[in-house]
RNA sequence: CGAGAAGCUGGGGCAGUCGCUCCACGGGGCCUUCCUCUCGGGGGAGGCGACCGCGGGGAGGAAAGUCCGGGCUCCAUGGGCAAAGGUGGUUGCUAACGGCAACCGGCCGUGAGGCUAGGGAAAGUGCAACAGAGAGUAGACCGCCGAUCACGCUCCGUAAGGGGCGCAGAGGCAAGGGUGAAACGGUGCGGUAAGAGCGCACCAGCGUCUCCGGAGACGGAGACGGCUUGGUAAACCCCACCUGGAGAAAGACCAAAUAGGGAAGGGCAUGUGGCGUCAGCCUGCGUCCAGCUUCCUUCCGGGUUGGUCGUUCGAGGCGGGCGGCAACGUCCGUCCCAGAGAAAUGACUGUCGCGUUCGAUCCUCGGAGAGGACGUACAGGACCCGGCUUACAAGGCUUCUCGCACC
Numbered sequence: 001c002g003a004g005a006a007g008c009u010g011g012g013g014c015a016g017u018c019g020c021u022c023c024a025c026g027g028g029g030c031c032u033u034c035c036u037c038u039c040g041g042g043g044g045a046g047g048c049g050a051c052c053g054c055g056g057g058g059a060g061g062a063a064a065g066u067c068c069g070g071g072c073u074c075c076a077u078g079g080g081c082a083a084a085g086g087u088g089g090u091u092g093c094u095a096a097c098g099g100c101a102a103c104c105g106g107c108c109g110u111g112a113g114g115c116u117a118g119g120g121a122a123a124g125u126g127c128a129a130c131a132g133a134g135a136g137u138a139g140a141c142c143g144c145c146g147a148u149c150a151c152g153c154u155c156c157g158u159a160a161g162g163g164g165c166g167c168a169g170a171g172g173c174a175a176g177g178g179u180g181a182a183a184c185g186g187u188g189c190g191g192u193a194a195g196a197g198c199g200c201a202c203c204a205g206c207g208u209c210u211c212c213g214g215a216g217a218c219g220g221a222g223a224c225g226g227c228u229u230g231g232u233a234a235a236c237c238c239c240a241c242c243u244g245g246a247g248a249a250a251g252a253c254c255a256a257a258u259a260g261g262g263a264a265g266g267g268c269a270u271g272u273g274g275c276g277u278c279a280g281c282c283u284g285c286g287u288c289c290a291g292c293u294u295c296c297u298u299c300c301g302g303g304u305u306g307g308u309c310g311u312u313c314g315a316g317g318c319g320g321g322c323g324g325c326a327a328c329g330u331c332c333g334u335c336c337c338a339g340a341g342a343a344a345u346g347a348c349u350g351u352c353g354c355g356u357u358c359g360a361u362c363c364u365c366g367g368a369g370a371g372g373a374c375g376u377a378c379a380g381g382a383c384c385c386g387g388c389u390u391a392c393a394a395g396g397c398u399u400c401u402c403g404c405a406c407c
Stems, first nucleotide, its partner, number of pairs: 001403009012352007020058004025053003029048008060378001064389002067387005072247004077290005084243005089103005104118001105116004119238002124236002126232002141177002143173003151166006185203006204228001206225008251309004261300006268274001279293003316335008353376006361368003
């Protein structure tokens, strides 16, 4: 100087004018009610989405997605079984999680680093185009070896008979070549008719055992053994662990009003009123047990649309100390940072910053540079919190890796 990797920050600043909203305080006005009165009035309590003054507060790192986990509220009555769903290396953190941190294994990268849906394929089922003999109890395309009988040629022999070659091809092989992404361990030696873990040496894999390191996943070393069993579970499946549901329009209270209405069907019992082998009772479904209940199902019709709460003090923010590799925990200090109800936080002006571009002029030829133009991201709560995922312009900071050149 160039190219990369990991992390943090940032989310424009300042001033003026006008405007919006919440809270607290004070005042004025109006309404209701009580007391008192010299009948002019005075005082107390409560209320009013209204007026004025003054003070303070007023969106996000993702508020988005609605994907996980909870707090809170309600269903409500307890325990199981099955089903359905979720997660999947180890150890920690956390209220919890499918999250986060560190580490282990595997894969990618020269490297800093990145990814990982990471238990099981000898429990079972399924799937894999084309090519190829054959794609998982596989397999013969090109090939390698090859006996007896018979036949042909030839040699030895007096003959009988024997030998060699050819022909024939019962049978043997999966070592060589080919196909393919992948072919039922690899290299070498021996052995064989030719071959093959057929045997042996070394290596890889698998199984059993022992030792060392580590809290653990796991890593390293050794002994023995049969020689060797493909891939895929983000396919079904098996294994281990976990799991009620709904949702702030949840829900609670006050006020007010109507018709505690009508019809049909059903279970036990028999006409008093009750019973319980019916039926019903779980805010996902099925089922069993227990418990409870004069009950259950369907249809038609009527009243209520007003107000208050929930509603923001929290698993809270910020700063520092200590512990921990870290996530995070703990202690001390400090702060209160939206609360609407169709939904507020805005509009205008000026100026500064940042980026891109043009550029008078100056100058030490490489720089400085007045001024002009354009732009300044993604995007806005609605019960709250912890995560994940996605979107994002400019600018700034830190650490690390590789390459080149110079000293």
The RNA shown here (Bacterial RNase P class A) has 407 nucleotides and comes from an uncultured bacterium. Its Rfam family is "Bacterial RNase P class A". By type it is a ribozyme. About the family: Ribonuclease P (RNase P) is a ubiquitous endoribonuclease, found in archaea, bacteria and eukarya as well as chloroplasts and mitochondria. It was read from a public genome assembly, where an Rfam model found it.